Source information: RNAcentral holds the sequence, with entries from ENA and Rfam. Predicted 3D model of a 350-nucleotide RNA (Bacterial RNase P class A) from Anaerobium acetethylicum. The prediction has a mean pLDDT of 76.
Formats: sequence, C1' cells, structure tokens
RNA sequence: UGAGUAGGACAAAUGAUCGCAGCUGCGGAUGCCGAAAGGCAGCAGGUGAGGAAAGUCCGGGCUUCAUAGGGCAGGAUGCCGGAUAACGUCCGGUGGAGGCGACUCCAAGGCUAGUGCAACAGAAAUAUACCGCCGGCUUCGGCCGGUAAGGGUGGAAGGGUAGCUUAAGAGACUACCGCCUUCCUGGUAACAGGGAGGGCAUAUGUAAACCCCAUUCGAAGCAAGACCGAAUAAAAAGCGAUACGGCUGCCCGCCGUGCUUUUAGGUGGGUCGCUAGAGCCUGCUGGCAACAGCAGGUGUAGAUAGAUGAUCAUUCACGACAUAACCCGGCUUAUCGUCCUGCUCAUUUG
Repeated sequence: UGAGUAGGACAAAUGAUCGCAGCUGCGGAUGCCGAAAGGCAGCAGGUGAGGAAAGUCCGGGCUUCAUAGGGCAGGAUGCCGGAUAACGUCCGGUGGAGGCGACUCCAAGGCUAGUGCAACAGAAAUAUACCGCCGGCUUCGGCCGGUAAGGGUGGAAGGGUAGCUUAAGAGACUACCGCCUUCCUGGUAACAGGGAGGGCAUAUGUAAACCCCAUUCGAAGCAAGACCGAAUAAAAAGCGAUACGGCUGCCCGCCGUGCUUUUAGGUGGGUCGCUAGAGCCUGCUGGCAACAGCAGGUGUAGAUAGAUGAUCAUUCACGACAUAACCCGGCUUAUCGUCCUGCUCAUUUG
C1' cells in the first nucleotide's frame, strides 16, 4: 500500500420563530367558572423516541383466575461446563464443516427399538444377477447353478485397502483402517489417548417423517387489574298528610303520586397501575469470558384519540431504516454513511 477478519461508537450540525404533550413555579386587590376549596385560561422555566422504538419469535417481572398429589394428551428443548431473575439467549470448551490465515458456521440424543418415505435412472434400493467371471448341460440359439472381485445406473449398491484361499469368488480367513462391546489413563464434563475382545449379529439416507428416550411447561394478558363513583332506573326503611288523582256521583276497597336515609349494582366519568428500574455512566476488585461485587456520579417521555412537527437562515460528506403506549433481558429483520481499535494474508521499501 492492497485485500480481508473481529469488535465498538455515532445516526447531519448551529441559530431563530410558530406550534404540540407532560412537569415545576406564578396564577396576586387584576381574565373565566365556583359559596368555598379549587379548577381553567394565561405567563415563565425546564423536559420530550430508537439502535432497532419494528416483527411480536423466546424468557422474566407484575396482575387476575385456577391449583392436594399423580397420570394421560399436547407443546417446547436436546454435545459439555458456566453465566443469569429466566431463556430457545450469552460466555468458555468438545466434536464436525469451511477458509492459506485472522476467523466463521452447526437444532450436535436415538434410523444398533419399531414403522414409514426415497422422483428419475438402474436387473436389483435392503432385496436382487443386466453385462462380466466360474462350473455343468447344450439342438451352439441358449438354459441351470455359483459369484457383489470388475463394468454400468444412481445422492446411496451389501464396511474400506491389501493379501490368503478358491472353479470363480466372498469377513470364509489374515493384517491395517472403520464399527460395536469392554477396560485403563488424563479431563469437573463433552471428549481425547491407549489396551483387550467381537468378523461385524448394526451395515444407503432421512427423526426440521411418525416415533423412542431425557429434561421442562397451569391459563390469560395493562383493553391485565385495583379503587372512587354521578345521573336515570331498582329495592328496603322512615317521615308527613289521611291529602290529591283514577275506577266512581257517594261509602268501602284497589292502584298511582311526595320527601329523607340506606342498600346493591358499577354505566358516563375520575384516580391508581405508569415508569426509580434485574436503571444508566465512570473507576476499582475477582473471573480466560459471559458476569458478579464495591465505590463515586447521574435523573432521563408517560399520553388515553393519543405529543416530537413546520418554516426560515448558514454550513457540510446533502442525510438510510424507521416513530414509545406496562416494564425489562434477548433473538430476528431493516438501515445513507462516517469514525475508532485488535488481528490476518500478500506485496514493496528501510
């Protein structure tokens, strides 16, 4: 210098004016409502989206309901150890795959329990003989038998390579590799290394096919939910008059009409939940790390039809994806660009 790899930061800047939503103060003898308390308007100050606020995929807090205990069904997860409130997340390892490398990727238990599926090609897909090889028979066309060493088909063809044996062959036998069982050593473990045994009984793949095994899971969600509570209608009690109205002109009877209090219900509405939380920043300590502990600092939206906008000026690299609605930890996806740090490879110069 070029190419790459891993991690991190920022997300146009400054000023002015107008506007929107909370908060704090004022709101006075002075605007409006109200008897008052107080409320509203208004004024001043300060605050006001993100790295993903997104998808709503996973986990937790919180809330209500359910819940003796156990089982069935169903869902989720699936190498080992650790972190954490918890997780399907993260960190560190093991094994496997890719890359010269830095480094990256893996849903990585069991098809040696059972069942299923596998287009086309191919004789045959887990069982068989198309060509070939060998033996026998032959009417010389072929037929019967043996054979998975070779050819051909296929993603996959009876564990692989070499030998021995054989008519030709074949784990039939031998050695090595692989596989299975078992033991020893190292390691917390996954696993690694080594020894012995078994010719191999499993023997193509597929479990993100059914299924088996292990672990684990109660349901619904802030429109959760808690509280206050008009008006109207309802019920009960009391008070008052024995009144008024209707049937009915009169008497009896029946029905309706007043006021007060209480009760139940919980509509319109209001308050809380609601943002101080597993918070954020800096430093130190422990740890490889995720993370934990300690000290100091910091105050940072909270609406309920739902606020962040518009205009102007200047500058630049001319501006992407996108807008909170209970909160938090992750995952996934989208994103104009700019900057910083560690590391790798190649080349050149000293």
Rfam family: Bacterial RNase P class A. Rfam classes the family as a ribozyme.